[in-house]
């Protein structure tokens, strides 16, 4: 200094279904509960898919980051 680069370690989210609250819904929150996640940490920016409204073949308005893609943070590494 440069190349290869494995197997673990400390934890940590937390599906579904309950319950209990908010919403008109879609879906959110809280407590219990594990399907499973190396970003299953954050962000509605592009789509996708849902929900309501009107009209109408669009348009607005919300929801979803555990549907994809971006964008950005973040732990751990033996030989």
């Nucleotide at each position: 200094c440069a190349a290869g680069a494995a197997u673990a370690u400390u934890g940590g989210c937390a599906a579904a279904c309950c319950c209990a609250u908010c919403g008109u819904a879609a879906g959110g929150u809280g407590g219990g509960g594990a399907c499973g996640c190396a970003a299953a940490g954050c962000c509605a920016c592009g789509g996708a898919u849902c929900c309501a409204g009107c009209g109408a073949u669009u348009c607005u308005g919300g929801a979803c980051c555990g549907c994809c893609g971006g964008g950005u943070u973040g732990c751990c590494g033996c030989c």

Background: A computed fold for a 79-nucleotide RNA from a bacterium, annotated as c-di-GMP-I riboswitch aptamer. The sequence was found by an Rfam model in a public genome assembly.